Glycine riboswitch aptamer from uncultured Actinophytocola sp., 78 nucleotides, folded computationally.
The RNAcentral record of the sequence draws on MGnify.
Its Rfam family is "Glycine riboswitch aptamer". Rfam's curators write: This family represents the bacterial glycine riboswitch.
RNA sequence: CGCGCGGGAGAGUCCGAGCACGCUCGGCGCCGAAGGAGCAAAUCCUCCCCGGAACCUCUCAGGCACCCGAACCGCGCG
Numbered sequence: 001c002g003c004g005c006g007g008g009a010g011a012g013u014c015c016g017a018g019c020a021c022g023c024u025c026g027g028c029g030c031c032g033a034a035g036g037a038g039c040a041a042a043u044c045c046u047c048c049c050c051g052g053a054a055c056c057u058c059u060c061a062g063g064c065a066c067c068c069g070a071a072c073c074g075c076g077c078g
Stems, first nucleotide, its partner, number of pairs: 001078007012028001014027006029064003035060001036058003043053003
């Protein structure tokens, strides 16, 4: 790093339309832990500066019943 198993949060199934009845589109309101971007704030790594990093910030993407997905953690294998 990859694969498998288990755990795994958050936020409207709000309004309207279409229908294949579960989805799609539009609007407004929200969430952040795929990914992405940024160090402007705060935090951490450093005595300081510079620099770097992230579960920090931004929400481009993604997501807002369930399912799927899901950073991260544990176990096993290569």

The organism belongs to Actinophytocola, within Bacteria.
The model forms 85% of the base pairs in the Rfam consensus.